The part of an RNA shown here (small-subunit ribosomal RNA, 5' domain) has 536 nucleotides and comes from a metagenome. Its mean pLDDT, the model's own confidence on a scale to 100, is 84. The RNAcentral record of the full RNA draws on SILVA.
[in-house]
Context: one part of a larger RNA
């Protein structure tokens, strides 16, 4: 000298942009963080409208009841989505990560294509009745739906096996609209059309994931031998996939001083600080992978996990309990204890970006954008400007002349940024839904969907916003270390090798520029200044 996620001291106007448990992946009271979809279904528990009944009267409004017939919509069945987002770094020296590369794979939702979407069935929640139980849930009957569930039909192209021939496996409808036809209790329902959105098979893109494998990725040799599925084969077996991935059976190999095995520490990376640079250190925050989820095993579903807010066994710990027996997992966002030199708000909002449902309106969203605190870091700004010698008192020094503080104060004259008060105000909003135009689609300008173009309407958490503009008044705004040398800057006065200082060499024993929360002066830096810690 630069640098930190820093901490401690003293001190501290104001804004902007960043950071904020580095220690105990210790233990967590509360709230929240993943849900949505009636345009898949049966429905109707609670609100709102409508229609029957019935009472009460003020004669057209109350009130009770019945009604799924509307809008909607608790629970429940279905579907997609809870493998993404968000956290942490225990673990892991390894194909984990970082490059260059490859073959034996899969791939929900998106997207190009080809080509189907016919006809049946038989249960189940809810709901209803019944029983157990403290609860947490559980069992029986009894009834019903579907894009839930299973046969059957077909099979362009796919799949086994083949030269062939043959022989195997699907589907789910929902809701708008409409010129004809039927039936109708005149409310409608039904055929047929239609054009969205869906649904099966299959080929391909894309995106994503899985696996192999060259190089390179910390310290120990006071660690020198390890190794039995081991290292090959053969054949089965598993998997979306090669493969000892598993298993039978042969063989007896395989790895190692180019450091194997042990044992230690440790998430890697882009990067980041530091250095002319080689190169050293390090891997807060952002961005990629990985790897966890109380703590150790396990599989279910599913395109996708062996699953943070999902099951199931074991533990350990907390809670409940009627003792029989259940319930929890913050290393999400806030917040508690605790540990520590140390690190924040039980805060708004979905307005913008993204994400899950949804045809859509919209609904979720501690992701995310905002706000709150913290001189924790950066940057930017303020704490006034000019003028003013009688060099003013006062303080300090003094050789007793004086000299210093020092244009510094007073005093005049200005100014008014930031703060503060009061106006007025963008930009961040693109869209959405309503009305209308045109064009394609269709028997049809019927509707829907897609798109161009107008219209009028409406959507902002921050917000008291950034800015602008007016008002008072110098008004509200400096400190911190240092002054023996190295190292920029001295005298006074206490104090007596004491009390003390000290990074180093060394200060201190009676005139100490080296002690002292002392007095004056200086110097360095300044909303910071020193210390301490730790890398370069």
């Nucleotide at each position: 000298g630069a640098u930190u996620g820093a901490a401690c001291g003293c001190u501290g106007g104001u804004g902007g942009c960043a950071u904020g448990c580095u220690u105990a992946a210790c233990a967590c009271a509360u709230g929240u963080a993943a849900g949505u979809c009636g345009a898949a279904c049966g429905g109707c528990a609670g609100c709102g409208c409508g229609g029957g009944a019935g009472a009460g009267c003020u004669u057209g409004c109350u009130c009770u009841u019945c009604u799924g017939g509307c809008g909607g919509c608790g629970a429940g069945u279905g579907g997609c989505g809870g493998a993404c987002g968000g956290g942490u770094g225990a673990g892991u020296a390894a194909c984990g990560c970082g490059u260059a590369g490859g073959a034996a794979u899969c791939u929900g939702c998106c997207u190009g294509g080809u080509u189907g979407u016919g006809g049946g069935g038989g249960a189940u929640a809810a709901c209803c009745c019944g029983a157990g139980g403290a609860a947490a849930c559980u069992c029986g009957g009894a009834c019903u739906a579907a894009u839930a569930c299973c046969g059957c039909a077909u099979a362009a192209g796919c799949c086994u096996u083949g030269c062939g021939a043959g022989g195997g496996a699907a589907a789910g409808g929902u809701g708008g609209g409409g010129a004809u036809c039927u039936c109708u209790u005149c409310g409608g329902a039904g055929a047929c059309c239609u054009g969205c959105c869906g649904c099966g098979a299959c080929c391909g893109g894309a995106u994503g994931a899985g696996c192999c494998c060259g190089c390179g990725u910390c310290c120990g040799a006071u660690u020198a031998g390890c190794u039995u599925g081991u290292u090959g084969g053969u054949g089965a077996g598993g998997u979306a996939a090669a493969g000892g991935c598993u298993c039978a059976c042969c063989a007896a190999g395989g790895c190692g001083a180019c450091g194997a095995u042990c044992g230690g520490u440790a998430g890697c990376u882009g990067g980041u600080c530091u250095g002319a640079g080689a190169g050293g250190a390090u891997g807060a925050u952002c961005a990629g992978c990985c790897a966890c989820a109380c703590u150790g095993g396990g599989a279910c579903u599913g395109a996708g996990a062996c699953a943070c807010g999902g099951c199931c066994c074991a533990g350990a710990c907390u809670c409940c309990u009627a003792c029989g027996g259940g319930a929890g997992g913050c290393a999400g966002c806030a917040g508690u204890g605790g540990g520590g030199a140390a690190u924040a708000u039980u805060g708004g909002a979905c307005a913008a970006u993204g994400g899950g449902g949804g045809a859509a309106a919209c609904c979720c969203u501690g992701a995310u954008c905002c706000a709150g605190c913290a001189a924790u870091g950066c940057c930017a700004u303020g704490u006034g400007u000019g003028u003013g010698a009688a060099g003013a008192a006062g303080g300090c020094c003094u050789g007793c002349g004086g000299g210093u503080u020092g244009u510094a104060a007073a005093g005049c004259a200005c100014u008014u940024u930031c703060a503060g008060u009061g106006g007025g105000g963008a930009a961040g909003a693109g869209g959405a839904g309503c009305u209308u135009u045109g064009a394609g689609u269709u028997g049809a300008u019927a509707a829907g969907g897609c798109u161009u173009g107008a219209g009028g309407u409406u959507u902002g958490a921050c917000g008291u916003u950034a800015c602008c503009c007016a008002c008072a008044g110098a008004a509200g705004a400096a400190g911190c270390a240092c002054c023996g040398g190295c190292u920029a800057a001295c005298u006074c006065c206490g104090u007596g090798c004491c009390a003390g200082c000290a990074g180093c060499c060394g200060c201190g024993g009676u005139a100490a520029u080296a002690c002292g929360g002392g007095g004056g002066g200086g110097u360095g830096c300044a909303a910071g200044c020193g210390u301490u810690a730790a890398u370069c």